[in-house]
Molecule: Bacterial RNase P class A
Organism: Chitinophagaceae bacterium
């Protein structure tokens, strides 16, 4: 230098002239500041907020599963363990991980192949019977050898046996407990004692743990303006009804009044209150929530592997409401991709033309 790859960071710039909104001054014009992302997409995770009463218990439902740190936060980071994949002789290096538990208990492992756990297609061994002989039929023992499959009853050697198996030894493999030493801890090496077919929980399921809905068209106020004029049932403290998302249960709100009869009964009607349901009317404007924050950039010094944490400087900041952030035109250059705020904020994913840096492999040149 050049290819790929992975990570970041910019996302046309000025200058004239009109114009849009919002602050702030002036107060009649006018002035001057700002004005769309890196993802504003998705609406996926996680919070502030704001309502339900001050929001309890408990089941259901839901989530979350190595360790440690760091976050407001379960989100997501950062560092470690162990596993598995890739490169590479090693040493390393990259990746991925839905990484409690299969020694609770119940399911499921296509085809193959006898048989996917109560193993017996070949074949070894033996008893009897036929047969010159090779073998042949029946019983009886085995799981070493083969085969079939992703997996076939732990692996190697060796003793034993009619032949053969952990049946014994020896030396290793996994599980589960424990000894010791490191390490904040997952863990890692290491003593010893029992045991042994795997897989599979993104299969039901079992532990531990966490956990209220809803959603800005959330929500508060304020004008207007009408009709609760009706129908039905129900109750007045012996309580109808209603009260954060399923149920219970606990518990809170709620109208606590009167007349009249008479057969004196927590009885009948009636007013008036309240409630539920059905129908019916009025309104659809304004304000506020609206954007100074767990905000964000740069810089210094301290801690910390690191993500980050604290002081201290210096700066910077759309708020629309059918929806403001714009039009022309000049010059410049990398000739311009994805792609336009609606409460806000910290993630994840997704889409991106060109340009700039950084690493990591590879090749080439020259020096």
């Nucleotide at each position: 230098g050049c290819u790929a790859c992975a990570g970041g960071c910019c996302a046309g710039g000025u200058c004239u002239u009109c114009g849009a909104c919002a602050g702030u001054g002036u107060a009649u014009u006018c002035a001057u500041u700002g004005u769309a992302g890196g993802a504003a997409a998705g609406u996926c995770c996680g919070g502030a907020c704001a309502g339900c009463a001050u929001a309890g218990u408990g089941c259901a439902g839901u989530g979350c599963a190595c360790c440690g740190g760091u976050g407001a936060a379960u989100a997501g980071c950062c560092g470690g363990g162990c596993a598995g994949c890739g490169g590479g002789u090693a040493a390393c290096c990259g990746u991925u991980g839905a990484c409690a538990g299969c020694a609770a208990g119940u399911g499921c492992c296509a085809c193959a192949g006898a048989a996917a756990a109560u193993a017996a297609c070949u074949g070894c061994c033996u008893u009897u019977g036929c047969g010159a002989u090779a073998g042949c039929a029946a019983g009886g023992g085995u799981g070493a050898g083969g085969a079939u499959g992703a997996a076939a009853a732990c692996g190697u050697g060796g003793g034993g046996u009619a032949a053969g198996a952990g049946c014994c030894c020896a030396c290793g493999g996994c599980u589960u407990c424990u000894u010791u030493u490191g390490g904040u801890a997952a863990c890692a090496a290491u003593u010893g004692a029992a045991g042994c077919g795997g897989g599979u929980a993104a299969a039901c399921c079992u532990u531990g743990c966490a956990u209220g809905c809803u959603g800005a068209a959330a929500u508060g106020c304020c004008a207007c303006g009408u009709a609760u004029a009706g129908u039905a049932a129900c109750u007045u403290u012996u309580g109808a009804g209603g009260g954060c998302g399923g149920c219970a249960c606990g518990u809170c709100c709620a109208a606590u009044a009167c007349c009249u009869g008479u057969u004196u009964a927590u009885c009948a009607g009636g007013u008036a209150a309240g409630u539920u349901a059905c129908a019916g009317g009025g309104u659809a404007g304004g304000c506020a929530g609206c954007u100074u924050g767990a905000u964000u950039u740069c810089c210094a010094u301290a801690g910390g592997u690191a993500a980050c944490u604290a002081u201290g400087g210096a700066g910077a900041c759309a708020g629309a409401u059918a929806a403001a952030u714009g039009a022309a035109g000049g010059c410049c250059c990398u000739c311009g991709a994805c792609a336009g705020a609606a409460u806000c904020c910290g993630g994840c994913u997704u889409a991106c033309a060109g340009g700039c840096c950084u690493g990591u492999a590879g090749u080439u040149u020259u020096u």